[in-house]
RNA sequence: GGCCGGGUCUUGCGCGGCAGAAGGCUAUGAACCCCGUCAGGUCCGGAAGGAAGCAGCGGUAAAUAGCGGCUUCUGGGUGCCGCAAGGUUGCCUGGUCAGA
Numbered sequence: 001g002g003c004c005g006g007g008u009c010u011u012g013c014g015c016g017g018c019a020g021a022a023g024g025c026u027a028u029g030a031a032c033c034c035c036g037u038c039a040g041g042u043c044c045g046g047a048a049g050g051a052a053g054c055a056g057c058g059g060u061a062a063a064u065a066g067c068g069g070c071u072u073c074u075g076g077g078u079g080c081c082g083c084a085a086g087g088u089u090g091c092c093u094g095g096u097c098a099g100a
Stems, first nucleotide, its partner, number of pairs: 001097008009086006015079002018075006024067005034059004042051003
């Protein structure tokens, strides 16, 4: 100096991890315009009964907070993890050949 291989480089796929969102569970949660039950009282009725229904209680909606870290989705200068393809201008490294 040449050749070959590997790494560094690019892309794609996959795996894990980080962050966010949604689903899940718990709690709070509607004076009335949600539901149920409706004391008292009101109305209809001769009566038996019936009707509407305030307060209260219970359950929920929208929403908020917490919980774990199960599932799904999204994202990246996440890892120097795996596989494949590409690139050999340059750098590192191994082998081989020739010359000095």